[in-house]
RNA sequence: GAUGAACGCUAGCGGCAGGCUUAACACAUGCAAGUCGAGGGGCAGCGGAUUUUGUAGCAAUACAGGAUGCCGGCGACCGGCGCAAGGGUGCGUAACACGUGAGUAACAUGCCUGUAUCAGGAGGAAAAGCCGUGGAAACGCGGUCUAAUACUCCAUAGGAAUAUGAUUCGGCAUCGAGACAUAUUUAAAGGUGCAAACCGGAUACAGAUUGGCUCGCGGGGCAUUAGCUAGAUGGAGAGGUAACGGCUCACCAUGGCGACGAUGCCUAGGGGUUCUGAGAGGAAGAUCCCCCACACUGGGACUGAGACACGGCCCAGACUCCUACGGGAGGCAGCAGUGAGGAAUAUUGGACAAUGGAAGGAAUUCUGAUCCAGCCAUGCCGCGUGCAGGAAGAAGGUUCUAUGGAUUGUAAACUGCUUUAGUACGCGGGCAAUAAGUUCCACGGGAUGGGAUGAUGAGAGUAGCGUACGAAAAAGCAUCGGCUAACUCCGUGCCAGCAGCCGCGGUAAUACGGAGGAUGCGAGCGUUAUCCGGAUUUAUUGGGUUUAAAGGGUGCGUAGGCGGAAAGACAAGUCAGUGGUGAAAGACAUGGGCUAAACCCGUGGGCUGCCAUAGAAACUGUCGUUCUGGAAUGGGGAUGCUGUACGAGGAAUGUGUAGUGUAGCGGUGAAAUGCAUAGAUAUUACACAGAACACCGAUUGCGAAGGCAUCGUACAAAACCCUGAUUGACGCUGAGGCACGAAAGUGUGGGGAUCAAACAGGAUUAGAUACCCUGGUAGUCCACACAGUAAACGAUGAUAACUAGCUGUUGGGCGGAAGCGUUCAGUGGCUAAGCGAAAGCGAUAAGUUAUCCACCUGGGGAGUACGACCGCAAGGUUGAAACUCAAAGGAAUUGACGGGGGCCCGCACAAGCGGAGGAACAUGUGGUUUAAUUCGAUGAUACGCGAGGAACCUUACCCGGGCUCGAACGGCUCAUGAAUGAGGCAGAGAUGCCGAAGGCCAGCAAUGGGAUGAGUCGAGGUGCUGCAUGGUUGUCGUCAGCUCGUGCCGUGAGGUGUCGGCUUAAGUGCCAUAACGAGCGCAACCCUUGUAUAUAGUUACCAGCGGGUAGAGCCGGGGACUCUAUAUAGACUGCCACCGUAAGGUGAGAGGAAGGGGGGGAUGACGUCAAAUCAGCACGGCCCUUACGUCCGGGGCGACACACGUGUUACAAUGGCAGGUACAGAGGGGAGCUACCUAGCGAUAGGAUGCGAAUCUCGAAAGCCUGUCUCAGUUCGGAUUGGAGUCUGCAACUCGACUCCAUGAAGUUGGAUUCGCUAGUAAUCGCGCAUCAGCCAUGGCGCGGUGAAUACGUUCCCGGGCCUUGUACACACCGCCCGUCAAGCCAUGGGAGCUUGGGGUGCCUGAAGUCCGUAACCGAGAGGGGCGGCCAAGGGCAAAACAAGUGACUGGGGC
Repeated sequence: GAUGAACGCUAGCGGCAGGCUUAACACAUGCAAGUCGAGGGGCAGCGGAUUUUGUAGCAAUACAGGAUGCCGGCGACCGGCGCAAGGGUGCGUAACACGUGAGUAACAUGCCUGUAUCAGGAGGAAAAGCCGUGGAAACGCGGUCUAAUACUCCAUAGGAAUAUGAUUCGGCAUCGAGACAUAUUUAAAGGUGCAAACCGGAUACAGAUUGGCUCGCGGGGCAUUAGCUAGAUGGAGAGGUAACGGCUCACCAUGGCGACGAUGCCUAGGGGUUCUGAGAGGAAGAUCCCCCACACUGGGACUGAGACACGGCCCAGACUCCUACGGGAGGCAGCAGUGAGGAAUAUUGGACAAUGGAAGGAAUUCUGAUCCAGCCAUGCCGCGUGCAGGAAGAAGGUUCUAUGGAUUGUAAACUGCUUUAGUACGCGGGCAAUAAGUUCCACGGGAUGGGAUGAUGAGAGUAGCGUACGAAAAAGCAUCGGCUAACUCCGUGCCAGCAGCCGCGGUAAUACGGAGGAUGCGAGCGUUAUCCGGAUUUAUUGGGUUUAAAGGGUGCGUAGGCGGAAAGACAAGUCAGUGGUGAAAGACAUGGGCUAAACCCGUGGGCUGCCAUAGAAACUGUCGUUCUGGAAUGGGGAUGCUGUACGAGGAAUGUGUAGUGUAGCGGUGAAAUGCAUAGAUAUUACACAGAACACCGAUUGCGAAGGCAUCGUACAAAACCCUGAUUGACGCUGAGGCACGAAAGUGUGGGGAUCAAACAGGAUUAGAUACCCUGGUAGUCCACACAGUAAACGAUGAUAACUAGCUGUUGGGCGGAAGCGUUCAGUGGCUAAGCGAAAGCGAUAAGUUAUCCACCUGGGGAGUACGACCGCAAGGUUGAAACUCAAAGGAAUUGACGGGGGCCCGCACAAGCGGAGGAACAUGUGGUUUAAUUCGAUGAUACGCGAGGAACCUUACCCGGGCUCGAACGGCUCAUGAAUGAGGCAGAGAUGCCGAAGGCCAGCAAUGGGAUGAGUCGAGGUGCUGCAUGGUUGUCGUCAGCUCGUGCCGUGAGGUGUCGGCUUAAGUGCCAUAACGAGCGCAACCCUUGUAUAUAGUUACCAGCGGGUAGAGCCGGGGACUCUAUAUAGACUGCCACCGUAAGGUGAGAGGAAGGGGGGGAUGACGUCAAAUCAGCACGGCCCUUACGUCCGGGGCGACACACGUGUUACAAUGGCAGGUACAGAGGGGAGCUACCUAGCGAUAGGAUGCGAAUCUCGAAAGCCUGUCUCAGUUCGGAUUGGAGUCUGCAACUCGACUCCAUGAAGUUGGAUUCGCUAGUAAUCGCGCAUCAGCCAUGGCGCGGUGAAUACGUUCCCGGGCCUUGUACACACCGCCCGUCAAGCCAUGGGAGCUUGGGGUGCCUGAAGUCCGUAACCGAGAGGGGCGGCCAAGGGCAAAACAAGUGACUGGGGC
């Protein structure tokens, strides 16, 4: 885009079309084929006439009955014509059925037209009718009468038919046409009319029309259907037919068809045309037209011009109906209609007015053909549902960043206008042409012909036209994530649902549902189904095959396809001319008619085709004649792991025999099994056996491929080079076919050294039916035979030609040789053009062409099943489907990963020192418990973490008691004059009650300010979501990386830069370079520490001077020193030596306080982990609102069988204890630090003074000296427990710290494993601070004192960086993924069988009927009957094949 559509929602009108696609299923009822009285006998019914009888009436007359075919007419009957058309359907049919074009010299043709001729006699029947009779009916039967355009016979015969004879002309064979002679045979019908005349009859010829038959060509599927055929193929003869013919029959011959697809099976009416498509094609075959076939199923003939007959006959069968049970009837695939089936398809309508048909002389009759109407949005076309103005951009709705805006939206309201359609009324064409009749003309005439006039309308008072009224009664459907035009809110929360594909939905859904808005189309809109297109995705136009699916394993070769050069002939293909045909409709163009369109009518071109005909001769073809270039042969040369057969050889291995010799050998990662004192292994000699041929050896060579390697001989074959003698296109390819064909395998017979499936043992391992080891049988070898497959690979078919080069190599030739050059044939590498998706290929093409063959068409199922063929078997070849998925796949890219590689780094390992893991305790966590043990953090990167201070508070948890504008704050309104509230009572307290005191400020006032209470609007939430977020943080990692602009490369992803070499702590730098630059990181800039100088000098300092003390910078003073705190200097590989192109490196170098980054800190790139935090804070959304808010008391966060992390103290002599004695830094201090004095063993207490601090104060320990302890569970260790106290605080029970006395647990250096540290570091020693009333601090953050050991080195473990490689990974190896098993579902193969179907074969039986034969019977005759025979539908029996369905069980497959 389309449809004979259906379904859902919706629906105003008209025009034109269309309407059982399914059950060729079954059908009630009505209608669909009759007509002619001008063929006939007649008269049942109707009308008339005549006559008669009766009744009424004066009568005319009316009514009733009877008679008469007399008339109009006419049921039934005889007869003629029609019924073979029209109408329906698509079962069957793969066929001369259809289409197209021919043929018929092999034929027929009623009605119609023309021409010619004829029509004289005779005869007997039989319907109807009448009489009788059977039957329920349908329907008969018998007797008798009779007419004809019914039937028969005779006559006539120029024509026809048959036979014979002779003859002319013609043709594509058989033959045809014409005229002639002779013989034989065959015709007829009348009717109407007064008549004229008309309608008919017979014979023959011709025409027209319609048919029959034959042939060429064309149009389905399956080869998993390969052979089929007995009237089968042909002959001559006969029969039959309208006609040819095995159409049928007797005889004879053995043919005929088939890979160019016979036969079989399945499917199917064919065409004009229709849909789609640019076309070529593909699909379809409704309506309309042509042809065919069929008429309940099967068979058969009759009649007829025509049928083997839809509304005829006979028989058989199934079904339905009637029946008196004896018998009968029927056939909607005609029009309506009914049931059934189905997703689905209409009225039991009107009319013959028109068109057409049948009959008729006509009037006329019949006509479900036809014309109309009805139903249905089923389609196409058209019209309408109003038009113009109208901004307060109304209200309402929706939404947002919400005092406001946006949108719905000029939309509405409102104002004006119009009236198609609607309603009412009125008018109303054309379809009608003509018949009878009348009239005119033509003709000699007429029922002749022509003209004029002249009845008849189903549709329908419809279409159309006019008048009036009034915006009036008339819009929906689908969609809105992308494809694809159109976006927001709410609800829902992987639910409900959507979905054509991709895919949406797990709490912020433009994708579900609703709403608002928007988009598309519009009386329709969507969905479903189907077809074509897009799809160059079956490729003729117009595809491919190295790696995506796809080259046969290789050759030879049949059919076939294709084929070199020259001239000639022919004209099959080819080309153009002419003629015929290609129906109409449709389509196209154009003109016209309905107001326009759809629709209809006219005209034109075309219908790409087929046939015929006269031509052309380039190309193809055919024929014959030539040629040598392709091909082949000959001659010469040289080559090779080419093949087959026979023979020969040495090394190695194994075995045997003998010798030497002694304890192991062998084997492995390490071992063991095994062998060996009965003498192995090793070694020497000899012998035997079988198999394979080291070095040479190579991108070497040969072969068609498989494949081929010691040497020699024989036989055989081949390509190559040279020559140019011979043939003269002999060629290329090659479906089937034939041959060859690695390894393994099979059969028979040999052989058997080695190696070695199976098997055995030993190891390894969680296991180890493996890898490793020791053995070992088939096999490996030979001969013959089979098998026929491989990653049989260059994953690249064969042949021929053409298209730049460079560089090796093998075999020949030429240039005398070498070097070198050139040529032919091979074999390699790199590249131009070109090709390719890219990788790559590139004269050995995957380039450009030509010919032929093979093969491919998404993945899986599956190279499976079934069938067939081959095979001894194993198995091979050929080779599906159901079902299932939305991918499978190729090449390349970036990452990530690897028990891949290279380079490098890090307390990563190693080398060291000290720890943890064992003990006790402290602390955190898990778990458990609990009313609650609040919450968070969970590998590294949670666990002395948030917490830098949980007894109350904190506090978020639990229990209980209270409050609800609320514990705090803001706005508004009202009230009050207060507010505040000492004190008391109740209570656990919050709180409640009483209540002394108090009586707001400014202003004269109005009023304002402030306070409290009440009400109200905002509250409040440590409730949820860190996976909605901001901010902050951890980690990789202080690792050296991460990117950009421009350029260049690539179809692209992307690459380059950023790679490479050297170097660095560093993407730090240098060199190189299709890159050149730049940014974030690195480094530097900042702080601190180490040195110096300058400046300054109190509270710090004190060298010199002076004073002074028990002593003391205590005082005067000083500005030197230390120090304090500001500025500056200093370090840059700058210098030297060596190495290096350079960058840079090395040096116990110089100098320097410091040397190659001096030490430490701050500083953390792009990003990763949906890492952490909604409980620090902020914030979106959700949730709670007399509670999930808030206040209070008490409890809990401190529980304790247990497990883990981080620490402290120890286990002791490098120590403990006691006494003596010395030296810091950085900090803190007012609810504070406190000197000093007193008391106490002490924690502390009581006094007292200094200091808001370089001024006062808090203050070292290890160390050093001396003594003691002497290796013990101790004079180690200090847990635990008892007692007594101190301090803080409202309060130390749960649950504080400290002191003293007493007690004195575990623990004797810690398993596997594991942590930190490279120098002022580790280790060790103490001091301070924050938080804080106090403190559970052994924690954290700082400070100084003392002060080591070790680093060979980068193999390994961990982490990281760069380059490279592989990848089926990309939530990226914690990836991906294979098979069994378990459960469910689905389709399918096998299967003892069972059931069904269509077709065929054989035998038996055999209706109707044609034909053949025939004595009795019938008939006037023609003829018929009866009987017999052939064929034969159907029925029965039998065996087999095929195709389905089903089947216990079973096999694999898919999800």
A computed fold for a 1455-nucleotide RNA from an uncultured bacterium, annotated as small-subunit ribosomal RNA. Model confidence (mean pLDDT): 83 of 100. RNAcentral holds the sequence, with entries from Greengenes.